[in-house]
RNA sequence: UCCCCUAUAGCUCAGUCGGUAGAGCACAUGACUGUUAAUCAUGGGGUCGUUGGUUCGAGUCCAACUGGGGGAG
Numbered sequence: 001u002c003c004c005c006u007a008u009a010g011c012u013c014a015g016u017c018g019g020u021a022g023a024g025c026a027c028a029u030g031a032c033u034g035u036u037a038a039u040c041a042u043g044g045g046g047u048c049g050u051u052g053g054u055u056c057g058a059g060u061c062c063a064a065c066u067g068g069g070g071g072a073g
Base pairs, nucleotide, nucleotide: 001072002071003070004069005068006067007066010025011024012023013022019056027043028042029041030040031039049065050064051063052062053061
């Protein structure tokens, strides 16, 4: 210098053919229990890496950039 993969909740990850975002764990509250733990119920928490573009509509498609990983020279 070039090529490929990747970035979504505090953490680990889903997200179909583009239709307005979810799970588990963690956290908070309540129930249960002599207490804790376990279990059950409920709840909070996201500008989907950044900036643009396409579209009626973008986590998803396109471009550039940034961070991480791998490869070629």
Predicted 3D model of a 73-nucleotide RNA (transfer RNA) from an uncultured Clostridia bacterium. The coordinates come from a structure-prediction model, not an experiment, and the mean pLDDT is 80. It matches the Rfam family "tRNA". Rfam classes the family as a transfer RNA.